[in-house]
Context: one part of a larger RNA
Order: sequence, then C1' cells, then structure tokens
RNA sequence: AGCAUAAGGUGAAUGCCUUGGCACUGGGAGCCGACGAAGGACGUGACAAGCUGCGAUAAGCUCUGGUUAGGCGCAAAUAGCCGUUUGACCCAGAGAUCUCCGAAUGAGGAAACUCACCUACUUUAAUAGGUAGGUACCGUACAGUAAAUUCAUAGCUGUACGGAGGGAACGCGGGGAACUGAAACAUCUAAGUACCCGUAGGAAAAGAAAGAAACAUCGAUUCCCCAAGUAGCGGCGAGCGAACGGGGAAGAGCCCAAACCGAGUCUUAGGACGAGGGGUUGUGGGCCGUCAAUAUCAUGAACGAUUGAUAGUCGAAUAGUGUUGGAAAGCACAGCGAUACAGGGUAAUAGCCUCGUAGACGAAAUCAAGCGUGAUUGUAGACGGUACCAGAGUAGCACCGGACACGUGUAAUCCGGUGUGAAGCAGGAGGGCCCACCCUCCAAGGCUAAAUACUACCCAGUGACCGAUAGCGUAUAGUACCGUGAGGGAAAGGUGAAAAGAACCCCGGGAGGGGAGUGAAAUAGAAUCUGAAACCUUAUGCUU
Repeated sequence: AGCAUAAGGUGAAUGCCUUGGCACUGGGAGCCGACGAAGGACGUGACAAGCUGCGAUAAGCUCUGGUUAGGCGCAAAUAGCCGUUUGACCCAGAGAUCUCCGAAUGAGGAAACUCACCUACUUUAAUAGGUAGGUACCGUACAGUAAAUUCAUAGCUGUACGGAGGGAACGCGGGGAACUGAAACAUCUAAGUACCCGUAGGAAAAGAAAGAAACAUCGAUUCCCCAAGUAGCGGCGAGCGAACGGGGAAGAGCCCAAACCGAGUCUUAGGACGAGGGGUUGUGGGCCGUCAAUAUCAUGAACGAUUGAUAGUCGAAUAGUGUUGGAAAGCACAGCGAUACAGGGUAAUAGCCUCGUAGACGAAAUCAAGCGUGAUUGUAGACGGUACCAGAGUAGCACCGGACACGUGUAAUCCGGUGUGAAGCAGGAGGGCCCACCCUCCAAGGCUAAAUACUACCCAGUGACCGAUAGCGUAUAGUACCGUGAGGGAAAGGUGAAAAGAACCCCGGGAGGGGAGUGAAAUAGAAUCUGAAACCUUAUGCUU
C1' cells in the first nucleotide's frame, strides 16, 4: 500500500410524513374609487426586531346579536391586568375613529416632504401658536359680469351635478408584426395571432329582414351538433375553407323621424322656432266619411310575508372485561347505535373517547331573490275615399383599398377614401357579372332579456394529480441577493406521545465531552426521524 471482516466519522440519497401546491366540479359574487380607492410610508404593545391587526380613540372604541369560563394575535416566559349572570376573550351585523403619500385635487415637489391663502373657533396682554372646514383641472346646466364693437358674443366669476384612478380573465372597437410553413422565396402562410391603444359590462357584442330561399316555403339575434373537410378559394403550391338545409339550447319584442294638430316664444308681419298630441308599416300611417268600442295585456316605485346569505344550536351508541405494550384505538371475549361505518384528532389501526357526520333547528342587524298587493307609465279596431308622409350629399356609378371561406376573378354582397350623384310608392333594394320574366324584402334613425364567454374573489367538494431537486418562483418569498434601471430572483420542511429540552458533579478559557437524570428509545440531544454511496479512520486477518 492492497484485499477482506467488524466498528465508527463524514455525507446526504432513500423510505415514511404534510402545514403547501396543481387540475377540476357545483354554487355564490362579479366590481372598488373625490363619502379619497388599489397600493404604500410612518407609527401603534409593559418589555416589541419581524409578521399579523389597527391608526394619535392606533393588536384597538361604541351598539346590536351569538357563544362562553376563561382570556390579554403569531409566541413560550415574566410583570401587570380583564372576566365567570353587572358576561371578559372570541364570532357575526351595524356604526365611530381612520396620521402621511398615492387619481391626489390649495401651490410646489427628488412619493410619504416643503410652503401658503380664506372662513369660523381657540389661545395670548399682544404677536406668534393651535383646531375644524374650504381653496386643482375638465365637462354639463344655471346665474352674474363683460372686450375688440352699438346691440351682442368671446372671455371672466360663482353655484350645482358629473368625470378623473385601480382591477385576473372574458367583450367590443382603433392600430398591427415577425419567427415559422411553403422543405429556398416574393403572392400566400403564420394571423387579424402576439403586442400597443381606447372603452364597457357582469357579461359584452349581435338582434326584430331593403334576410334566407326557389316557384315550395321559412320568419330577429346568439350558442351547440350535423351538413363537411363538402361547395369553393388557392404561386390551383403550402394551405385556407363556407352556406342552404336538418337537429337542439334559449325565446320577446319594441321606440323614434315624417305627414297632420299645436300651447307658447320671436317677428322685418312673409314667416321662423316650438313643449305636447299623433304615428311606426310592406303595404302602413296621416286626412275625410261611415261603423264599432272603453277592453286586454304589459311595466313595476313602495310595502308585506316567505326563502336564502352573513354568527350559531341540538345531534345515537362501551369512561366494557382481559391481554401484549412506554402508550390500545391492536388481539381475545362480551355488548350497543346507525336517516350518523364521510373525514380529522386522541401515546399503534376507535361507528360507540373527542371534533364532527346523517338528520333537525336558529337572526336584534344588514343584504339578496322570486312571490303577493300595487303607485306610475304604455298598449287594440273594420270598410270606403283622398294621394299629404314614410330616414339625401343618401343609394348608385367611376377609380383606389378593406371585409366577406372567395388572392380581381364572370365577383355579386358589405365597409371606407376621392370624385360624381338618383328615384322618392305609378317608388326602391335583393335573388353571386349583366338583361328579362318571376319571387322576396323595404336601406340611408334607435333600444332590447335569455340561451354564450371568463374567474382576481367567497363557500362546499373531487382527483388511476405532486409529495420537499416533486408540486406554484415561494410548505410561503417576490424575501435574501444581483442590476444605475427596466428587470432578474434563490436556498431553506421532519427531536419526542409529551420538553419530560438533560438539575447536580467532573475536565476545559470556551467549544466540546465524561458521569448523573428524563424517556419506550438519547447511535431520538436540539448540527435532533430513517440515515444508502462516494470519501476518511480505527481494530483484526491475509498479501506484497
């Protein structure tokens, strides 16, 4: 030095565990904010560094309700307190307080700071000081005032109301890539995706046919299944990709403009404006005449009871006997409950120990839902005549773009830019170039629940999901740390049933150790469950 065996050290794998995650399901809720949000800074405890809570009334104050004998958060200990029928702590509802920053809004500002003015009160002999309230900007309405400029208007001032900022995804709109694919690449694709911006709601958008069809009809929109990877589009490449029709979910329809009437206001007396009535359709409405009629159906302020939400309450059956053990819930024997044998805990594996579970109950206060009563508001004709009305810089057309599954194509349809520019009910649009016949519909105004999308948040639950190099980045941390900054971003779980966490003695400066003691166990001793391997050491044997 090597090999072997044994005992250790180091090391952290492995096993077991779970406080934390992940993915879903069913409900709820779907906003917060100038009444100052979201998010922070600084404070706040007897002692107080962090977290949590709270705000100079500061781990809290008041009231109402619930529950309860114990409490003063995580968090042990000490001191000092509170409370047990005069009810603390805790839980729920409603209120009060709520520094400073932050949309931040008196002005400024390098956020959490600086400096003002006005009014009222307070304080002082007086000044100074203090407290409370107010003072940003924009929009709308009203009022006052008022230039160039006579009237007027702009402007200015005041008052009232509203807005402003934040938020996970989902929505609509305005902009809008590239990598990539085409085995290169340019049309094309990726994709109207990512991303940026605007803006809204609990959903949004769409929506009551100038529709779709095909000679038969259907009857707003949205979503799902099929039609169908079809018809088509396409350097006819890569790829893109409908509709009709059928089956389902849901189901709901309405209001203006105009004609006509018209209170009233202004008026150069020509007229203009005009609250309100009327009216809303593929044939209707207005107007005139004749007839009929006072109904029906909606809407849902407020109130009421009901149900539910936000605390809770009751809740069966072995303190069974023996046995092993440190410990019984194990095993043996005997018994009982079950509308409850879901699950967790308790010194090992408990229906009957405990929390619960099945089942049954409960609200002073606030909120929600549908229901009942019901204020209010809206809502219906028939026939004949008349020819007053029925959305104009609109439709269409030309050129250029965009959207349609459709890449200019025979390219309809829809939208936009520039130019041009109708008819007007004896009218107009569409039916995939165009024309005719035929059929369908009525543009150029508006509103509209449900079926659909999503989940930051709350409740209940589930898993052939993970189990500490896994599962979220985080068993908590956006911390430590890195970066000027935008930003990047960790590691780190386990004594024991219970601290019973090792009094006392000895060695040592201490660290550490040896006894003693606790414990079932201390090779469970806090560097703490198990404790593999590499690596190191000791002892013995063999080999060189």

This is a predicted structure of a 544-nucleotide part of an RNA (large-subunit ribosomal RNA, domain I) from a Clostridia bacterium. Rfam family: Bacterial large subunit ribosomal RNA. Lineage of the source: Bacteria > Bacillati > Bacillota > Clostridia. The full RNA is in RNAcentral, with records from ENA.